[in-house]
A computed fold for an 88-nucleotide RNA from a bovine gut metagenome, annotated as Glycine riboswitch aptamer. The prediction has a mean pLDDT of 82. Of the family's consensus pairs, 89% are formed in the model. Rfam family: Glycine riboswitch aptamer. Rfam's curators write: This family represents the bacterial glycine riboswitch.

RNA sequence: ACUCUGGAGAAGCUCCGCCCGUGUCCCUUGGCGGAGUGCCGAAGGUGCAAGGCCGCAAGGCCGAAUCUCUCAGGCAAAAGGACAGAGU
Numbered sequence: 001a002c003u004c005u006g007g008a009g010a011a012g013c014u015c016c017g018c019c020c021g022u023g024u025c026c027c028u029u030g031g032c033g034g035a036g037u038g039c040c041g042a043a044g045g046u047g048c049a050a051g052g053c054c055g056c057a058a059g060g061c062c063g064a065a066u067c068u069c070u071c072a073g074g075c076a077a078a079a080g081g082a083c084a085g086a087g088u
Base pairs, nucleotide, nucleotide: 001088002087003086004085005084006083011037013036014035015034016033017032018031019030038075039074040073044071045069047067051062052061053060054059
């Protein structure tokens, strides 16, 4: 690196428009797009400690995460998924 298995959290939210459905009108359901607020952290990304290096010094550089920020992503299912186990 590849394959298989396991793998959490958080609104199936609200509003608007369009589509399907219908003999007409209204309504429900489903789908798509847009806007809004609330929320989650385990793709990715941001930030930093101890410490180390340079420097007379002031300072500068490097510096981890499941921590942190939520940019991205996500909030029914599906997909994804850090990480773990097994195999090659």